[in-house]
RNA sequence: CCGCGCGGGAGAGUCCGAGCCUCAUAUUGAGCUCGGCGCCGAAGGAGCAAAUCCUCCCCGGAACCUCUCAGGCACCCUGGACCGCGCGG
Numbered sequence: 001c002c003g004c005g006c007g008g009g010a011g012a013g014u015c016c017g018a019g020c021c022u023c024a025u026a027u028u029g030a031g032c033u034c035g036g037c038g039c040c041g042a043a044g045g046a047g048c049a050a051a052u053c054c055u056c057c058c059c060g061g062a063a064c065c066u067c068u069c070a071g072g073c074a075c076c077c078u079g080g081a082c083c084g085c086g087c088g089g
Stems, first nucleotide, its partner, number of pairs: 001089008013037001015036006022030003038073003044069001045067003052062003
């Protein structure tokens, strides 16, 4: 430095509408699906345009910086940069 295992691990609407069928209910609620708008960034991706760092400067590069393509936004599950421990190469 790389891989594997374990543990920890944030952020952001279950807001609106439609449909479905299941449950409850007795005309409404919950669940799921789809659409709309809003929002988040710490897998990945893209970019150095800003700011920051590597340098005195230029060029160049980098990222937990920027952009949100992807991903994500009740709970659970999953994902999760990064950190710790153990093992192996």
This is a predicted structure of an 89-nucleotide RNA (Glycine riboswitch aptamer) from uncultured Amycolatopsis sp. The source organism's lineage runs through Bacteria, Actinomycetes, Pseudonocardiales, Pseudonocardiaceae and Amycolatopsis.